[in-house]
Context: one part of a larger RNA
Molecule: small-subunit ribosomal RNA, 5' domain
Organism: Acuticoccus mangrovi
RNA sequence: GAACGAACGCUGGCGGCAGGCUUAACACAUGCAAGUCGAACGCACCCUUCGGGGUGAGUGGCAGACGGGUGAGUAACGCGUGGGAACCUACCCUUCGGUUCGGAAUAACUUUCGGAAACGGAAGCUAAUACCGAAUACGCCCUUUGGGGGAAAGAUUGAUUGCCGAGGGAUGGGCCCGCGUUGGAUUAGCUUGUUGGUGAGGUAACGGCUCACCAAGGCGACGAUCCAUAGCUGGUCUAAGAGGAUGAUCAGCCACACUGGGACUGAGACACGGCCCAGACUCCUACGGGAGGCAGCAGUGGGGAAUAUUGGACAAUGGGCGAAAGCCUGAUCCAGCCAUGCCGCGUGAGUGAUGACGGCCUUAGGGUUGUAAAGCUCUUUCGCUAGGGAUGAUAAUGACAGUACCUAGUAAAGAAGCCCCGGCUAACUUCGUGCCAGCAGCCGCGGUAAUACGAAGGGGGCUAGCGUUGUUC
Numbered sequence: 001g002a003a004c005g006a007a008c009g010c011u012g013g014c015g016g017c018a019g020g021c022u023u024a025a026c027a028c029a030u031g032c033a034a035g036u037c038g039a040a041c042g043c044a045c046c047c048u049u050c051g052g053g054g055u056g057a058g059u060g061g062c063a064g065a066c067g068g069g070u071g072a073g074u075a076a077c078g079c080g081u082g083g084g085a086a087c088c089u090a091c092c093c094u095u096c097g098g099u100u101c102g103g104a105a106u107a108a109c110u111u112u113c114g115g116a117a118a119c120g121g122a123a124g125c126u127a128a129u130a131c132c133g134a135a136u137a138c139g140c141c142c143u144u145u146g147g148g149g150g151a152a153a154g155a156u157u158g159a160u161u162g163c164c165g166a167g168g169g170a171u172g173g174g175c176c177c178g179c180g181u182u183g184g185a186u187u188a189g190c191u192u193g194u195u196g197g198u199g200a201g202g203u204a205a206c207g208g209c210u211c212a213c214c215a216a217g218g219c220g221a222c223g224a225u226c227c228a229u230a231g232c233u234g235g236u237c238u239a240a241g242a243g244g245a246u247g248a249u250c251a252g253c254c255a256c257a258c259u260g261g262g263a264c265u266g267a268g269a270c271a272c273g274g275c276c277c278a279g280a281c282u283c284c285u286a287c288g289g290g291a292g293g294c295a296g297c298a299g300u301g302g303g304g305a306a307u308a309u310u311g312g313a314c315a316a317u318g319g320g321c322g323a324a325a326g327c328c329u330g331a332u333c334c335a336g337c338c339a340u341g342c343c344g345c346g347u348g349a350g351u352g353a354u355g356a357c358g359g360c361c362u363u364a365g366g367g368u369u370g371u372a373a374a375g376c377u378c379u380u381u382c383g384c385u386a387g388g389g390a391u392g393a394u395a396a397u398g399a400c401a402g403u404a405c406c407u408a409g410u411a412a413a414g415a416a417g418c419c420c421c422g423g424c425u426a427a428c429u430u431c432g433u434g435c436c437a438g439c440a441g442c443c444g445c446g447g448u449a450a451u452a453c454g455a456a457g458g459g460g461g462c463u464a465g466c467g468u469u470g471u472u473c
Stems, first nucleotide, its partner, number of pairs: 001473004006469005013345006019338002021303001026301003030298003035062003040059002043056005069256003078181007087173002092169008100134004109124006140149003154161003182228003189219003194216008231253004235246004258279005281292004309335001311334003317331001318329004348378004358369004382414001383410006392400001417462005422443003428457005438445002
């Protein structure tokens, strides 16, 4: 000098754009943040113009694996980059083929029992695109090549849309490898599923992934192992560059969801607002037993130098469901708060010498503040008041918002501070103080004339900011 997710002190007019718990991955009151489908299904209730429409819980389907948060863990194929072969992929596109015949249940509901509750048991009844069997099989799977195995679901407003098998695509993902990826040797040896083989199991898939047997290997001063620290990257800051530091916001990947473990369902999870077990904590309880998980958006307590509203809307973009109308969406779009930052604008312009008054200095003549003020002549940016009023979205629909913007009016009217003045370093005098009080980044000032302390006048610098502290280069 530059920079900052900054903080603190003094000060503070406006706008645009951005940013805003870096600390306790501490604990959380309350509300909201993931639902939707009656064009899959039965039931109950309500309305009815008798055509139908609606509501509720339930069965069923799809979605809840996305979106949103956080960075605890992780030094690792985690990430970055470049390759690879033994894989899967709902919804979507495309191609070929099929969609036949039956069956048994069950929730809801009714009755009843237990329980404080959460909820649960028994009996009876019922539907389906829920479940099961049989048939069929172009292609599919297995095969000893003889053969064997495996599917479907219908709905309605009658034109659609579903369903099943198989091939291809697209998209997304799983796996493997080369190279790169912090510090410590005051960590030198580490390893027994360990290293390899054979066989088997397992997986969507390769593989000690797992198991049995066999061999005794494998890694390491080119730093294994251990310890500490840390999410990684595109980037960001700085620098002429090389480099150094860093990883907030935005974007990609990874990991996590009270702590630890586990699987279920599913195309996909070992699942933030799903389940089970254990633990800590909080709450309810009739003491038998139950309920909960903000590192979602707001918000509270706490910690801290320090970081915002318990706001509006689905209008736009996007997502889920639905044939659609539509419903849901704290994603998102907006608004609110904060000089936290960057950028822009303003706080007036011209004229005005008797160089006024006042202040300060003075050699008492004067000098300076100073064209500065007053006065005169103008202007109205911003602000304020009033009127009009978009684009964003159009077939219709605007939270923002009567906002941006335009027009008129108003009156210089409402709008300047902060730091510094010994040298480095731009800027000097007087008074007070007297090694005191104090200053200070370094050198150093202060013990009676202090340009260095405090005040005043004057001056210098920056300016809605200025200075200090912290950190990086």